Bacterial RNase P class A from a Pseudomonadota bacterium, 386 nucleotides, folded computationally. The gene name in the source record is rnpB. The RNAcentral record of the sequence draws on ENA.

RNA sequence: GCGGAGGGCUGGAUGGCCGCGGGGGCCACGGGCCUUCGAGGAAAGUCCGGACUCCACGGAGCGACGGUGCCGGGUAACGCCCGGCCGGCGAGAGCCGAGGGAUAGCGCCACAGAGAACAGUCCGCCCCGCAGGGCCGCAAGGCUCUGGGGCAAGGGUGAAACGGUGGGGUAAGAGCCCACCGCGGACCGGGCAACCGGGACGGCACGGCAAGCCCCACCGGGAGCAACGCCGAAUAGGGGCCCCACGCCGCGAGGCAGGACCGCUCCGGUCCCGGGGCCCGGGUUGGCGGCUCGAGCCGUCGGGGCGACCCGGCGGACAGAGGAAUGGCCAUCCAGGGCGGUCUCGGCCGCCCGGACAGAAUCCGGCUUACAGGCCCUCCGCGCAU
Numbered sequence: 001g002c003g004g005a006g007g008g009c010u011g012g013a014u015g016g017c018c019g020c021g022g023g024g025g026c027c028a029c030g031g032g033c034c035u036u037c038g039a040g041g042a043a044a045g046u047c048c049g050g051a052c053u054c055c056a057c058g059g060a061g062c063g064a065c066g067g068u069g070c071c072g073g074g075u076a077a078c079g080c081c082c083g084g085c086c087g088g089c090g091a092g093a094g095c096c097g098a099g100g101g102a103u104a105g106c107g108c109c110a111c112a113g114a115g116a117a118c119a120g121u122c123c124g125c126c127c128c129g130c131a132g133g134g135c136c137g138c139a140a141g142g143c144u145c146u147g148g149g150g151c152a153a154g155g156g157u158g159a160a161a162c163g164g165u166g167g168g169g170u171a172a173g174a175g176c177c178c179a180c181c182g183c184g185g186a187c188c189g190g191g192c193a194a195c196c197g198g199g200a201c202g203g204c205a206c207g208g209c210a211a212g213c214c215c216c217a218c219c220g221g222g223a224g225c226a227a228c229g230c231c232g233a234a235u236a237g238g239g240g241c242c243c244c245a246c247g248c249c250g251c252g253a254g255g256c257a258g259g260a261c262c263g264c265u266c267c268g269g270u271c272c273c274g275g276g277g278c279c280c281g282g283g284u285u286g287g288c289g290g291c292u293c294g295a296g297c298c299g300u301c302g303g304g305g306c307g308a309c310c311c312g313g314c315g316g317a318c319a320g321a322g323g324a325a326u327g328g329c330c331a332u333c334c335a336g337g338g339c340g341g342u343c344u345c346g347g348c349c350g351c352c353c354g355g356a357c358a359g360a361a362u363c364c365g366g367c368u369u370a371c372a373g374g375c376c377c378u379c380c381g382c383g384c385a386u
Base pairs, nucleotide, nucleotide: 001382002381003380004379005378006377007376008375009374010373012333013332014331015330016329017328018327020038021037022036023035024034025033026032027031040357044368045367047366048365049364050363051362052224053223054222055221065220066219067218068217069216070084071083072082073081074080085099086097087096088095089094100215101214105213106212107209108208109207122155123154124151125150126149127148130147131146132145133144134143135142136141163181164180165179166178167177168176182204183202184201187198188197189196190195228289229288230287231286238280239279240278241277242276243275244274247256248255249254258272259271260270261269262268296318297316298315299314300313301312302311303310304309334355336353337352338351339350340349341348342347343346
């Protein structure tokens, strides 16, 4: 210098004018003035885990449903994080993995292929033990066809074909036998553990899939701040008491009659069937609380730990609105980009453009997703120079 891997930070600055929300203060309070604070690393998706609130719930066991799933640690907790193990990928730095159980049982394995799970013979190999025919040969016998039988080596299909390679063996073959590898594996050693190393013995038996049912272990009540608590108008409706009035029946509930509505008629349905006064309680609009000081956060220092993280000292008050404020304009500058000019080829000058994703809504811990540009650190590989 080029190409890569991992991680962190930042993501405009200053000033002026106008405007908005919260807190505090002052005044000559129908109001005005001053001061201070006012979005994010994701405030997002609402996917996990909690705090908090209400509802439900006597205890235990079993079952159903949902979730999680290598091991150890961290944490309030987690499906998160850290460290490790195993498997896969990469030359490497590193990256990826729903990573328990397939001898508990069931199910599935597309296409191709003869055959896909206690399998199978399409091509093929063989004739030891068989039958029949043809040809050649003096004969012994040989070649060939059909049937029959043996085999699973070689070919072929497939993601996968019931261990692999080599040797022996055989009619041809085969863990049939042997060596090595693979597989299982009592036991031994190391490690807290996952697991790693060795391994008597076993002649091969045991294919894959559990993001299919299932089995095992562990966890899990429901709803969510529009939760929930408090104060409480008008109007309508509920209850009590009193006064006046009363179409019929009934002690009453109610029924008949009547009225209104369902477009009209019939049928049917719903509602009303008194008026006034006072009091009580529930609830809606509204107001207040919950609300932001919390398992806190930020800065800095010290200690422990490989690390996630933990312990302690000092300093800082760090949005709290609620149909919802945090905005707009102008100027200058700083990154960045384009065009033109210039030349000592890398700068200078002029003009123009111009800062991403996004935006609190009870609050925390995570994950995931979005993000123009800029900066920094560590590591890997290659090339060059010394």
Rfam family: Bacterial RNase P class A. The family's RNA type in Rfam is ribozyme. From the family's description: Ribonuclease P (RNase P) is a ubiquitous endoribonuclease, found in archaea, bacteria and eukarya as well as chloroplasts and mitochondria.